[in-house]
RNA sequence: GAAGUUCACCAGACAGUCGCUGUGUACUUGUUGCAUAGAGGAAGGUCCGGACUCCACAGGGCAGAGUAGUGGGUAACACCCAUCCACCGUGAGGUGAGGAUUAGAGCAACAGAGACGAGUCGCAUGCUUGCAUGCGGGUGAAACGGGCAAUCUCUACUCGGAGCAAUACCAAAUAGGCAGGCGUUGAUGUUGCUCGCGGAGCCUGCGGGUAGGUAGCUAGAGGCGUACGGUAACGUACGUUCGAGAUGAAUGACUGUCAUACCCCAAGGCGCGAGCCAAGGGGCGUAACAGAAUCCGGCCUAUCGGUGGGCUUCCACU
Numbered sequence: 001g002a003a004g005u006u007c008a009c010c011a012g013a014c015a016g017u018c019g020c021u022g023u024g025u026a027c028u029u030g031u032u033g034c035a036u037a038g039a040g041g042a043a044g045g046u047c048c049g050g051a052c053u054c055c056a057c058a059g060g061g062c063a064g065a066g067u068a069g070u071g072g073g074u075a076a077c078a079c080c081c082a083u084c085c086a087c088c089g090u091g092a093g094g095u096g097a098g099g100a101u102u103a104g105a106g107c108a109a110c111a112g113a114g115a116c117g118a119g120u121c122g123c124a125u126g127c128u129u130g131c132a133u134g135c136g137g138g139u140g141a142a143a144c145g146g147g148c149a150a151u152c153u154c155u156a157c158u159c160g161g162a163g164c165a166a167u168a169c170c171a172a173a174u175a176g177g178c179a180g181g182c183g184u185u186g187a188u189g190u191u192g193c194u195c196g197c198g199g200a201g202c203c204u205g206c207g208g209g210u211a212g213g214u215a216g217c218u219a220g221a222g223g224c225g226u227a228c229g230g231u232a233a234c235g236u237a238c239g240u241u242c243g244a245g246a247u248g249a250a251u252g253a254c255u256g257u258c259a260u261a262c263c264c265c266a267a268g269g270c271g272c273g274a275g276c277c278a279a280g281g282g283g284c285g286u287a288a289c290a291g292a293a294u295c296c297g298g299c300c301u302a303u304c305g306g307u308g309g310g311c312u313u314c315c316a317c318u
Stems, first nucleotide, its partner, number of pairs: 001314010012258007020038007027030001040289001044300002047298005052163004064159005069083005084098001085096004099154002104152002106148002121136007167215004177206006189197002222241008262283004268277003
């Protein structure tokens, strides 16, 4: 220098204008002013594991589902760490449903006479002449000795169900329900009253449900730093720090100036040389995947452009 491998990280900054949602505050109570906060590394898929809520539950068994080398971590896991073995790679490294085939069953393409039931292609020997014993060639991953558990099965361990549309509370209009009262001796209605008209319901209370509202709701197994323990995952202690909570669902749009990266030019420097380094100038251009909806830990998938560390292989020079 090139090509790899692995572990982390960023996902633009500042200013202005106009908007959106929450909260606080002020009044002139408004689609108001001011202040302040406002998406991610995956918020995604909803695939695993938990917290939380409600329901069920004396105890035991069967069925069903899941996990699987060994040891450790964790609230828990199918996750993570370490390590053994097998396979892939020159290597760094990567991948692995990796218990059991002395309980039982099932399965095996093509080739081959024959494929897991047994049987017989050739030769030899024996005789009861189609059987027994022995040997051999060929095919094939495998030829009677075995293989496959990612087929059933067995073993060990784990697992109650539903999910924030959980659940709890408040509670309209209209229509049902229940109770009481009034009503064809005319209630109620028809503008307040009277007449007239019309003619079977009307009034009060209670209760359930719906619309709607409130709680659940966001400070948490949280982040960062230091010290100590541990190979590590991780743990312990101390310090410090952080406030989206919307509900048809806000977190946006535009303009300007720029950082980084990339491309071009290049003063100059180093070197015998090929070449290397490079102040500065110009150009490009702001970008991908995506987007909270009870909250966490994982896994998987998507992702423009980059940055840093460890390690490996090859080439060149000293």
Molecule: Bacterial RNase P class A
Organism: Rhodocyclaceae bacterium